[in-house]
Predicted 3D model of a 66-nucleotide RNA (Fluoride riboswitch aptamer (crcB RNA motif)) from an Acidobacteriota bacterium. It was read from a public genome assembly, where an Rfam model found it. Its mean pLDDT, the model's own confidence on a scale to 100, is 77. Its Rfam family is "Fluoride riboswitch aptamer (crcB RNA motif)". Rfam links the family to the GO terms positive regulation of gene expression and response to fluoride. A reference for the family is Ren et al. (2012), "Fluoride ion encapsulation by Mg2+ ions and phosphates in a fluoride riboswitch", Nature.

RNA sequence: GGCUCCGCCGGGGAUGGAGUCCCCCAUUGAAACUGCCCGGACCAGGCUGAUGACUCCUGCCUUGCA
Numbered sequence: 001g002g003c004u005c006c007g008c009c010g011g012g013g014a015u016g017g018a019g020u021c022c023c024c025c026a027u028u029g030a031a032a033c034u035g036c037c038c039g040g041a042c043c044a045g046g047c048u049g050a051u052g053a054c055u056c057c058u059g060c061c062u063u064g065c066a
Base pairs, nucleotide, nucleotide: 010025011024012023013022016057017056018055019054020053021052035047036046037045
């Protein structure tokens, strides 16, 4: 320097994407996670938010101007 084989660089945080930080779960096939109000429980009904937090983008809603 070349070739071959094996292993590793995982997932999640109530609606999308990215960066940074924080938290959680996991290596035996599961766990972390899956909002709130009402209610014995279920059902039904109602409410807030695109973030776990910060920043940006996208989408949505309201108002004003052109």